[in-house]
């Protein structure tokens, strides 16, 4: 560069969650990892208790890292 496929953003329905989000279904903004992984940074959420303090949670489609992986001119 090509193929063969792959996911799947907002909105919308229908459900869990205090919430941030998360699941299913439509649906495709976009992604060569937009596959996995909360270990770094970075962003978001705070129910309940009610004495203060710590903590918890969430985003892998923010970023960097780890790892596993499709084709095959170069």
């Nucleotide at each position: 560069a090509a193929a063969c496929g792959g996911c799947a953003a907002a909105a919308c329905c229908a459900g869990a969650g205090a919430a941030a989000u998360c699941u299913g279904g439509u649906g495709a903004c976009g992604c060569a990892a937009a596959g996995c992984c909360a270990c770094g940074g970075g962003u978001c959420c705070u129910c309940a208790a009610g004495u203060u303090u710590u903590a918890g949670g969430a985003c892998a489609g923010c970023c960097g890292g780890g790892u596993u992986g499709c084709c095959g001119a170069a």

About this RNA:
Predicted 3D model of a 74-nucleotide RNA (c-di-GMP-I riboswitch aptamer) from a marine sediment metagenome. RNAcentral holds the sequence, with entries from MGnify. Its mean pLDDT, the model's own confidence on a scale to 100, is 86.